Source information: A computed fold for a 1391-nucleotide RNA from an uncultured bacterium, annotated as small-subunit ribosomal RNA. The coordinates come from a structure-prediction model, not an experiment, and the mean pLDDT is 86. Rfam family: Bacterial small subunit ribosomal RNA.

[in-house]
RNA sequence: AGAGUUUGAUCCUGGCUCAGGAUGAACGCUGGCGGCAUGCCUAACACAUGCAAGUCGAACGGGGUUUAUAUAACGGAACUCUCCGGAGGGAAGAUAUAUAAACCUAGUGGCGGACGGGUGAGUAACGCGUGGGCAACCUGCCCUGUACCGGGGGACAACAGCCAGAAAUGGCUGCUAAUACCGCAUAAGCCUGCUGUGCCGCAUGGCACAGCAGGGAAAACCACGGUGGUACAGGAUGGGCCCGCGUCUGAUUAGUUAGUUGGCAGGGUAACGGCCUACCAAGACAACGAUCAGUAGCCGGCUUGAGAGAGUGGACGGCCACAUUGGGACUGAGACACGGCCCAGACUCCUGCGGGAGGCAGCAGUGGGGAAUAUUGCACAAUGGGGGGAACCCUGAUGCAGCAAUGCCGCGUGGGUGAAGAAGCACUCCGGUGCGUAAAGCCCUGUCAGCAGGGAAGAAAAUGACAGUACCUGGACAAGAAGCCCCGGCUAACUACGUGCCAGCAGCCGCGGUAAUACGUAGGUGGCAAGCGUUGUCCGGAUUUACUGGGUGUAAAGGGCGUGUAGCCGGGAAGGCAAGUCAGAUGUGAAAUCCGGAGGCUCAACCUCCGAAUUGCAUUUGAAACUGUUUUUCUUGAGUACUGGAGAGGCAGACGGAAUUCCUUGUGUAGCGGUGAAAUGCGUAGAUAUAAGGAGGAACACCAGUGGCGAAGGCGGUCUGCUGGACAGCAACUGACGGUGAGGCGCGAAAGCGUGGGGAGCAAACAGGAUUAGAUACCCUGGUAGUCCACGCUGUAAACGAUCAAUACUAGGUGUGCGGGGACUGACCCCCUGCGUGCCGCAGCUAACGCAAUAAGUAUUGCACCUGGGGAGUACGCCGGCAACGGUGAAACUCAAAGGAAUUGACGGGGGCCCGCACAAGCGGAGGAACAUGUGGUUUAAUUCGAUGAUACGCAAGGAACCUUACCCGGGCUCAAACGACACAGGAAUACUUUUGAAAGGAGGUAGCUCUUCGGAGCCUGUGUCGAGGUGCUGCAUGGUUGUCGUCAGCUCGUGCCGUGAGGUGUCGGCUUAAGUGCCAUAACGAGCGCAACCCCCAUCGCCAGUUACCAGCAAGUCAAGUUGGGGACUCUGGCGAGACUGCCGGCGCAAGCUGUGAGGAAGGCGGGGAUGACGUCAAAUCAGCACGGCCCUUACGUCCGGGGCGACACACGUGUUACAAUGGCAGGUACAGAGAGAAGCAAUGCGGCGACGCAAAGCGGAACUUGAAAGCCUGUCUCAGUUCGGAUUGGAGUCUGCAACUCGACUCCGUGAAGCUGGAUUCGCUAGUAAUCGCGCAUCAGCCAUGGCGCGGUGAAUACGUUCCCGGGCCUUGCACACACCGCCCGUCA
Repeated sequence: AGAGUUUGAUCCUGGCUCAGGAUGAACGCUGGCGGCAUGCCUAACACAUGCAAGUCGAACGGGGUUUAUAUAACGGAACUCUCCGGAGGGAAGAUAUAUAAACCUAGUGGCGGACGGGUGAGUAACGCGUGGGCAACCUGCCCUGUACCGGGGGACAACAGCCAGAAAUGGCUGCUAAUACCGCAUAAGCCUGCUGUGCCGCAUGGCACAGCAGGGAAAACCACGGUGGUACAGGAUGGGCCCGCGUCUGAUUAGUUAGUUGGCAGGGUAACGGCCUACCAAGACAACGAUCAGUAGCCGGCUUGAGAGAGUGGACGGCCACAUUGGGACUGAGACACGGCCCAGACUCCUGCGGGAGGCAGCAGUGGGGAAUAUUGCACAAUGGGGGGAACCCUGAUGCAGCAAUGCCGCGUGGGUGAAGAAGCACUCCGGUGCGUAAAGCCCUGUCAGCAGGGAAGAAAAUGACAGUACCUGGACAAGAAGCCCCGGCUAACUACGUGCCAGCAGCCGCGGUAAUACGUAGGUGGCAAGCGUUGUCCGGAUUUACUGGGUGUAAAGGGCGUGUAGCCGGGAAGGCAAGUCAGAUGUGAAAUCCGGAGGCUCAACCUCCGAAUUGCAUUUGAAACUGUUUUUCUUGAGUACUGGAGAGGCAGACGGAAUUCCUUGUGUAGCGGUGAAAUGCGUAGAUAUAAGGAGGAACACCAGUGGCGAAGGCGGUCUGCUGGACAGCAACUGACGGUGAGGCGCGAAAGCGUGGGGAGCAAACAGGAUUAGAUACCCUGGUAGUCCACGCUGUAAACGAUCAAUACUAGGUGUGCGGGGACUGACCCCCUGCGUGCCGCAGCUAACGCAAUAAGUAUUGCACCUGGGGAGUACGCCGGCAACGGUGAAACUCAAAGGAAUUGACGGGGGCCCGCACAAGCGGAGGAACAUGUGGUUUAAUUCGAUGAUACGCAAGGAACCUUACCCGGGCUCAAACGACACAGGAAUACUUUUGAAAGGAGGUAGCUCUUCGGAGCCUGUGUCGAGGUGCUGCAUGGUUGUCGUCAGCUCGUGCCGUGAGGUGUCGGCUUAAGUGCCAUAACGAGCGCAACCCCCAUCGCCAGUUACCAGCAAGUCAAGUUGGGGACUCUGGCGAGACUGCCGGCGCAAGCUGUGAGGAAGGCGGGGAUGACGUCAAAUCAGCACGGCCCUUACGUCCGGGGCGACACACGUGUUACAAUGGCAGGUACAGAGAGAAGCAAUGCGGCGACGCAAAGCGGAACUUGAAAGCCUGUCUCAGUUCGGAUUGGAGUCUGCAACUCGACUCCGUGAAGCUGGAUUCGCUAGUAAUCGCGCAUCAGCCAUGGCGCGGUGAAUACGUUCCCGGGCCUUGCACACACCGCCCGUCA
C1' cells in the first nucleotide's frame, strides 16, 4: 500500500466481498510449564445457609465471673486431752453481706452505621465534562488562636413486680445513675433591630468603627500526666447552590406552557430562587428545533485510524443515580439513609389465624435465564478504615490462595553428527522422485516437570495468611510434553484415488453433469503454534456522508418559474474600538493511561521513578493587516430622471376575409365517398358536382426566418384604448440603497373538476365496416364528453439546454435581430461599439461523448438536490383538493449487480455500392406411375454400426449367397485363432489316411530330420510364467484426414502516428478489377498468408526423334489391304521450344484502366479446363480405415465353426432408371469415335445352340492382338389406340460363376403384359462445345443385384431486358438493452 467481482474486451460511476487490528467473548478440535491480568455482557429474576459495622467500663447505674480481706451463721480436718463414753480445737470447703482489684456484659450515653463494598434500573438532565461565580451558603472529627467551664433541678431505661400475647413484642406500677435532659448565672469582636461615620465593590451590596435596646454557652472523667466540654475567629477538608460552553436519534413529533413567565408581600431553607402561598400583570419557550417519542448512566480513558474522525465506556480512577416497587419524613455536621424507621403494593416465610418476620445490585453460595462467566477457601501478616487514652476489638475493604488457555508475556517438547539417500508410505514416463539428515546409529546437554537438600525479601523491636512459596544446589533419565487450519483466484502452499449437478463445498467470484489442484480420503506442501480455526461485534481498508476529502448535461442528483422574509455573503478612501484573528504571560487541564528516558522482577508481559504531552477552557498584557462594529466621505455596483427607436409581452373592446359544415333556392343525374384493396355510410324522397343567398362557430394561409417578446408556462389576422419589461444615448440626481434566498406569497402547458353559456370543424368513450389465428388496435364511416367563452378549482409534464441564480476574468472566426457612432457622393459596402440570438473553433475541462465568452474553463457567494439495483415515488401517517389526485415519503424482503460513455463484432421486415444460374429470360428435369437404391419408421432371435438442415439419405460401401461380418442362435477353445520373450519336457518338419461330428473340433494309424566347435542350435508340439486379444465406451480427452462457409476476397503483422484504454490508422475515400487487381489521394511506410503467376491437360506453329503409328513421291504386291521394300514429307506419337503482353491503332480517362463488326493472329483482353482452399467458423464428421490418452471385459465384451441375419414390410422421404410415345416404336441396310483394360486375363476365327453360352483355338503382358460404337443416314411398316407405346409382375425352360444360387446372383429363350396418356402445392440443374441427347470404357470383382460411381467421345441448342424482388456473399455507413451474438434478448398471463 491494495485486491476480487458488472463487459467479448475497455474506461468510468457504483455497490458487494476480502486481506489488518481489537475483544469481559462463545463454539469445534487439541492441550506441557510458569508469570501478570481478567472472569453473569442474559433475569435491577428469586434467594436456603454463613459471614460483610461496630466499638468505648477512662461517660453511667446495674448484672455476672474470679481473687483478696472483713463479718455472720454453717462446716467440722490435722492436732491436743481423755475416764475411751467423749471433750477441746478450729483448718479446708461452702453460703450470705460488705469492701477492693481484674475481667465479661444486656441497658442508658458517646462516636461510627452518610465511609468502605455492590449495581447501572432510572436519567437527554447543570446528570456529566470543562471553565467560572456565591457580596446567597454549610462543614462532625483535624490544625491555629482568644475566652470560659459557676451553681441547681426533674426524669427515663436497665432492674423488680403484675398483666396481655403462640410469637414478635407490648402495657401498667415502682426504684435509679450519668459526658442523657432542663432552667439559672456570667460573656464577647456572637446573633437580631435601629442610628451614624469612613473605606471598598461588576449590580443587589460588602467591610470596619461607634452608640442604644434585646437575645444567647458549657460536662465531666482521671492513673493527676492528661483526655474531654462551651463560645468566637481563622485554616484545612468535604459538601450545597448558580452560570457560560459542550453532550444521541426522529419534523411521518410544530406548536408547548397555568405556578405557567414576571412583579409585590409573606412563609420556608444552611443558602438564592414560584421552592411554597396570597394578590397583580400576561407573559415565557420554539425552525439556532420548543414540546413529544425512542435510546442511553457521564467522563478520564479503551479499540481503530496517517490524521481528522468513527465505535465504545467491561477491568482501574473521578462524578452521578439506585438499594424488592412506590411514597414519606425522623435522627444527625452530613441521609430523605443497601445490611435505620413509618405507610402502601407485590412476593416469600412463621402462626395457636388474632397477628408477625424478611429484602445478597456486599463476599462466597443456590435455583432460574442463557452460547456463556469461578471457592459456601485462608488471614487481618501488610495497606487502609471505624471505635478506644491504650492494650485491643471489628473489617468478605484489602492481602493471598483455589478454578478457567479467557487474554498478554516467557520457556520447553532436545542439540550435534549421520547416505546404504534404509524400511515403510505416496506418486511414477517404471528410469525414478518425494517424505529426507528426517529415522536408525554414534557423540552430547539436562531447560520445564519429577526426586532430595537448603531456603528468603515482604517486618524500622515483636507479629507472615501467602508458604517450606520464590529462589539456590545436587543427582538420574532423551526421558513425561504438538496440535490446528489451509493448499482454484484474491492468498503462501499439488498430486493420486473415490464420487459423477449426486454427496457435498462456498468470504466474494464460483466449484461438482466420468480424466475435479475447488467435494471426500491419502501422500506431500504452506501457515500459525499450546494453541489453531469458526461465529458474533467494532474500527480500518471505505475519499462509500468527502472538515481534512466527493459530486449533480448523459452514470444517483438543479426546485416548473418568479417575488421576497429570516439567514448567509457583500464596492473604494480615511479615522476610532478590539468581538473574531494573532502573539506573550498566568491559572487550570486529578491520578492512572499513551509517548520518551531510566530503574526493579534472570528476560518479557508486569511494576516503579523522572520528563514530556494533555491540541481545551479561563484570566491578563499587547498587535491592528484582514473580517466585524462605528464615524466621515467617494462613485465605478444598484437605482432615478430625460431623449429615442424595436417587439406574436399582457388585458379589454371593435372589425375583416378565406375555408369547413348546415339551411333555402336554381341547374343537373346516378352515383358519391373511402381504401393497399374493400365495406359500413350518403344518394332516384335527387346525393356528389355546380351557382346564388343565408346561418353559425372556431382558427387566422402567404408574410415566417436555428427571426422577435416574455421569469417560466407561453405569445401570430387588422385597428383602438389601458398596461408591464428590456435596450440604446446622454451623464443631471441618490450614494452601496447590492447578491442569493429555507419557510411564505404569486404565476404555472395539456388533460381533468364545478356552475352557466356556446358548439362549425376535430374528436377520447361508444357503434359499425375492414384487417387478422384473434384485433377490445393500427385503416375506414359515424360519433358524445371535451376542445371555445365567463367565473372558480386542480398544480402536474421529456414543465428539457435533461445544464439553479449572480459577479469577474480567459485566443479567434463567421452569420443574424434591434440600437448608437465614424467614414463615404451614396440608401451599397467598410470600421468601431452595446444588448440579444446561432454556428465553428484554441487553451482549459471531461470517463468519454462533448462544452468551449450564452462554459460543462478559471474563481467567489447563496440556495436546491444525490449516496447500489429492485421493493417504490409504493404503504402508513400528516397536509392540500369537490373529486380525480397532488405534496411529504419509509420498511420488511431480495439481488451482486443495476448503470454511463465509448470499442470490436454479429444482427436489422436501416441506407449506399457490388457480386454469384441468386432472381429474371430460357432449355431440360424432380414432385404423379412402375421398378432400382439409400434413409426413417415398424417388425425381428438378429434385422451389426456410423452419417441426420444447407454440409445425412446410389453416403462410409470402388461389389453383404459362405467369407466379408462387426449382429443373432447353436457347438467348441482358455497360452488362447495369430505374434514376441524366458524356463522345462518331448519330438524332424511334413505328407498320407481311418473313425466320430453340421463343421470346428475330438480319438487314432502309416511314413519321416538337418547343421554341429558334440556343449548345443534350427523347426515343431506340450507344460508354466510374462506380454496378449477386444469393430467394447468416450470424435465433448486427441493425432491424422475430411465436409462447409468458399476459389468468397478477405485475414493479419512490424515500425510509426492517434486514443487514458478496449482499439483505431494502414485495410478508409475516388476511379478500376474476376480479385485488398491496380492507380490516384492519404499519418502512414512497408511486409506476410490469401488473389494472380509459376505446374498439368486442350487449342496453333516450329525444331528434334520416328516403331508397333503414318504413306506424299519411288518400287513390289493382293480379291482386298501400309501388305512389303523404303521414306521422315503429312497425320499422329513423344520431348523441347515459340506464341498473347492491352504489345499496336482510334476514342474516353490524371493514371490504373475501359471501349471499338480496328489491324494482325490458331487464339484477345483471365483463351477453355484442372490441380491449388488464407485467418478462422460449425465442441461439424470419423475411437468402425489407421494411430492414440483414459475407462471397461479376461473359461469372455476374446477366439474358432455351422446356420441365420444385414435382403423383413402397413407406411413416409431422398436419389435414380424406364416410360407414358409418331422429333416415336419395330424390321432391314449402311457410316464415323475417344479414352481405357487384359495372363487364374482379353480372346480373333471355326463349329454347336433361337439365345445366354459351350467346344476347339490363332494372337497379345499390348500405338502391334482382343477391337465390332450408338444416336445418325437410307428403305419399309405401324397411324393415335393403354396401341407393334410401356415394360412391371408372373408361369415354364435354360446358361454361367461358385464348395454352395432355398432364404439371397446375373444372364438367355418362350409365354403373361400391371401402373402409366406428361404429373398439385412446391422444387432442382444448366450461360457453350454448356444444357439436352447417344452410346463406349474402367475400378471393385469368382459371379453379381451397376439403373450407382469415375471417365470417354458422337450429335448439339435456347436465353440473359435487367438488379425492383427471393437466397447467399463482399465493402462502407447507421441503430442497438444482442456477444451462446435475432434460432439473440425480453415482457405479461397461467401452471